[in-house]
RNA sequence: GGCGGUAUAGCUCAGAGGCCAGAGCAGGGGAAUCAUAAUCCCUGGGUCCGAGGUUCGAAUCCUCGUGCCGCCA
Numbered sequence: 001g002g003c004g005g006u007a008u009a010g011c012u013c014a015g016a017g018g019c020c021a022g023a024g025c026a027g028g029g030g031a032a033u034c035a036u037a038a039u040c041c042c043u044g045g046g047u048c049c050g051a052g053g054u055u056c057g058a059a060u061c062c063u064c065g066u067g068c069c070g071c072c073a
Stems, first nucleotide, its partner, number of pairs: 001072007010025004018056001027043005049065005
């Protein structure tokens, strides 16, 4: 330098154009227990990497950029 993948909650990840953006773990509160752990119930937390474009409508499609990973040279 060329090509591809990836970026969504604190972490690991789902979400293939409209459904309130979700799950598990972690965090907070509670139940239970003599007590702790395990278990059960409730719950806060996101302007979806940035900027444009397409569309009635974009996390999702397109373009450019940035970070990370890989392949080729």